Predicted 3D model of a 76-nucleotide RNA (transfer RNA) from a Patescibacteria group bacterium. Rfam family: tRNA. Gene Ontology term of the family: triplet codon-amino acid adaptor activity. From the family's description: Transfer RNA (tRNA) molecules are approximately 80 nucleotides in length. Rfam classes the family as a transfer RNA.
RNA sequence: GCCUAGAUAGCUCAGUUGGUAGAGCACAUGUCUGAAAAACAUGGGGUCCCCAGUUCAAGCCUGGGUCUAGGCACCA
Numbered sequence: 001g002c003c004u005a006g007a008u009a010g011c012u013c014a015g016u017u018g019g020u021a022g023a024g025c026a027c028a029u030g031u032c033u034g035a036a037a038a039a040c041a042u043g044g045g046g047u048c049c050c051c052a053g054u055u056c057a058a059g060c061c062u063g064g065g066u067c068u069a070g071g072c073a074c075c076a
Stems, first nucleotide, its partner, number of pairs: 001072007010025004019056001027043005049065005
């Protein structure tokens, strides 16, 4: 330098044919307990990496960029 995949909650990850974002864990509160743990219930938490475009509508489609991982090439 080229190719491919990825970037979504604090962490690990889903998200189908574009229709307005979720799970598990973690966290907070409550129930329970002498008090904890466990269990159960409830709840908070999001600029979907960034900038544009298409569209009535974009996490999803298009273009550009950044970063991460892997592969290939170069390195006399």
The sequence is in RNAcentral, with records from ENA and MGnify. The same sequence occurs in records of 3 taxa.